[in-house]
Molecule: transfer RNA
Organism: Deltaproteobacteria bacterium
RNA sequence: ACGGCUGUGGCGCAGUCUGGUCAGCGCGCCGCUCUGGGAGAGCGGAGGUCGCAGGUUCGAGUCCUGCCAGCCGUACCA
Numbered sequence: 001a002c003g004g005c006u007g008u009g010g011c012g013c014a015g016u017c018u019g020g021u022c023a024g025c026g027c028g029c030c031g032c033u034c035u036g037g038g039a040g041a042g043c044g045g046a047g048g049u050c051g052c053a054g055g056u057u058c059g060a061g062u063c064c065u066g067c068c069a070g071c072c073g074u075a076c077c078a
Stems, first nucleotide, its partner, number of pairs: 001074007010027004020058001029045006051067005
């Protein structure tokens, strides 16, 4: 330098192909109940606007363009 993959709550991920009940799952966190207490279990709850910007569309996490970051591969210089 070129190419590919990835970026979604605190953490790990799904959803992207085929735009529309698609903002979810597990863990974690908070509260309540069970218990003498703990552990554990049950119930409930908070928390993200989907890397950034722009575009297309009635409608975008999902399609298009540019950029940023990380990883991998190839090439180049030495």